The part of an RNA shown here (small-subunit ribosomal RNA, 5' domain) has 507 nucleotides and comes from a Candidatus Parcubacteria bacterium. The coordinates come from a structure-prediction model, not an experiment, and the mean pLDDT is 86.
Context: one part of a larger RNA
RNA sequence: GGAUGAACGCUGGCGGCGUGUUUAAGGCAUGCAAGUCGAACGCGCUUUUUUAACUUCGGUUUCGAAAGCGAGUGGCAAACGGGUGAGUAACACAUUGGUAACCUGCCCCGAAGUCGUGAAUAACCCACCGAAAGGUGAGCUAAUACACGAUAAAAAUGGGGGGACUUAAGUCAUUCCCAUUUAAAGUUCCGACGCUUCGGGAGGGGCCUAUGGCCUAUCAGUUAGUUGGUGGGGUAAAAGCCUACCAAGACCGUGACGGGUAGCGGGUGUGAGAGCAUGACCCGCCUCACUGGGACUGAGACACUGCCCAGACUCCUACGGGAGGCUGCAGUCAAGAAUAUUUCGCAAUGCCCGCAAGGGUGACGGAGCGACGCCGCGUGAUCGAUGAAGCCCCUCGGGGUGUAAAGAUCUUUUAUUGGGGACGAACAAAUGACGGUACCCAAAGAAUAAGAGGUUGCUAACUCUGUGCCAGCAGCAGCGGUAAUACAGAGACCUCAAGCGUUAUCC
Numbered sequence: 001g002g003a004u005g006a007a008c009g010c011u012g013g014c015g016g017c018g019u020g021u022u023u024a025a026g027g028c029a030u031g032c033a034a035g036u037c038g039a040a041c042g043c044g045c046u047u048u049u050u051u052a053a054c055u056u057c058g059g060u061u062u063c064g065a066a067a068g069c070g071a072g073u074g075g076c077a078a079a080c081g082g083g084u085g086a087g088u089a090a091c092a093c094a095u096u097g098g099u100a101a102c103c104u105g106c107c108c109c110g111a112a113g114u115c116g117u118g119a120a121u122a123a124c125c126c127a128c129c130g131a132a133a134g135g136u137g138a139g140c141u142a143a144u145a146c147a148c149g150a151u152a153a154a155a156a157u158g159g160g161g162g163g164a165c166u167u168a169a170g171u172c173a174u175u176c177c178c179a180u181u182u183a184a185a186g187u188u189c190c191g192a193c194g195c196u197u198c199g200g201g202a203g204g205g206g207c208c209u210a211u212g213g214c215c216u217a218u219c220a221g222u223u224a225g226u227u228g229g230u231g232g233g234g235u236a237a238a239a240g241c242c243u244a245c246c247a248a249g250a251c252c253g254u255g256a257c258g259g260g261u262a263g264c265g266g267g268u269g270u271g272a273g274a275g276c277a278u279g280a281c282c283c284g285c286c287u288c289a290c291u292g293g294g295a296c297u298g299a300g301a302c303a304c305u306g307c308c309c310a311g312a313c314u315c316c317u318a319c320g321g322g323a324g325g326c327u328g329c330a331g332u333c334a335a336g337a338a339u340a341u342u343u344c345g346c347a348a349u350g351c352c353c354g355c356a357a358g359g360g361u362g363a364c365g366g367a368g369c370g371a372c373g374c375c376g377c378g379u380g381a382u383c384g385a386u387g388a389a390g391c392c393c394c395u396c397g398g399g400g401u402g403u404a405a406a407g408a409u410c411u412u413u414u415a416u417u418g419g420g421g422a423c424g425a426a427c428a429a430a431u432g433a434c435g436g437u438a439c440c441c442a443a444a445g446a447a448u449a450a451g452a453g454g455u456u457g458c459u460a461a462c463u464c465u466g467u468g469c470c471a472g473c474a475g476c477a478g479c480g481g482u483a484a485u486a487c488a489g490a491g492a493c494c495u496c497a498a499g500c501g502u503u504a505u506c507c
Stems, first nucleotide, its partner, number of pairs: 001507004006503005013377006019370002021335001026333003030330003035076003040073002043070007052061003083288001085286001093212003097208003102205003107201008115149004124139001126137004155181008163172003186193002214260003221251003226248008263285004267278004290311005313324004341367001343366003349363001350361004380410004390401004416443005424434001451496005456477003462491005472479002
């Protein structure tokens, strides 16, 4: 000198774009953050209406239809999106290859199919238990829920033959034969949307290899599932991944093992570069979800707002027993030098559900707060005296502040008031949170707007007064003991400017 997610002091006009708990991965009141589908299904209620019966002419009951609401069965989503950096020195990450050792819902392409039957169950009703959370028993009912059968081109498994490839185990998007096994669901406004099996694709993921990136030897030896093999198990899949047996291996001075610290990368800061430091915001990957453990469901989780167990903590309780998990968005307490609103909207972009209409979305789009940062603008312009007053200095002659002010002329950015008023809307129409915002026009009037640090040298800028090694200053050198350009005040000056200084950290 540059830089910062900064803080502190003094000061503070406006706008745009960014950015904002770096500390206690400490505890959390409250609200919201994941739903949706009636074109899968039965039921209850409400409204409107149709048919029929009764009628005290008010209506009641009944048959159907339409719309809406409610819980429930079922499907898809809930594994994404959002947050965090505690753990992790590791195939966690980055780069490079491999998978002849693998999986893949929704989506796209291609081939084939969609036949028949049945038993239940929630809701509902009845009875009962419980303070509650919730639960038990009996009865009825539906389905794209569940089960059974048919068909099997294709596929899977097993056996056999030929060919090609492969270092090999073996593999083949090749061929032939045999045996065994496995499917399906309907809805509809008739347009369509689905369902089943197989092959291919896209995108996504799992696993493996090599290489790379911290400190420490005041850590030198480490290791028994340890290293390898065989049998068995296990997974979508290779593998001590697990298990039994057998062998005795495996790693290490090119630093094993241990300890400390730490998410990694794209990047960011600085520097001419090499490098050094760093990993806020944004993007990719990983990781965690009160702490520890576990599986279930599912294409996908060992699952942030799912389940079970244990623990700590908090809350409710009729003391028998229950409920909870903000490292989502706001907000609150605590901690701290320190970090924001319990805001508006689904209008846009995207995601989920739905044929759609549409619904949901604290993702997202916006607004609010903070000079926290960067950038831009303004606080007026021109003329105006050998030069007012005041203040300061003085050799008392004068000099400085200083065209500065006053005064005259002009302008109106900005602020204020009034009027008009968007783009963002795609998709024929309708549809905008932001927002009566941006922007445009007009009005009046210099009107609404300057400070901070410094002035001995480094280092741009000097005098007077006070003080008298005192009070004090100070980044370093050093100033102050009676003429201090270094302390304090004043005037003048210098630098930067809505900021200026200080502190901390990095280069």
It was read from a public genome assembly.
Its Rfam family is "Bacterial small subunit ribosomal RNA".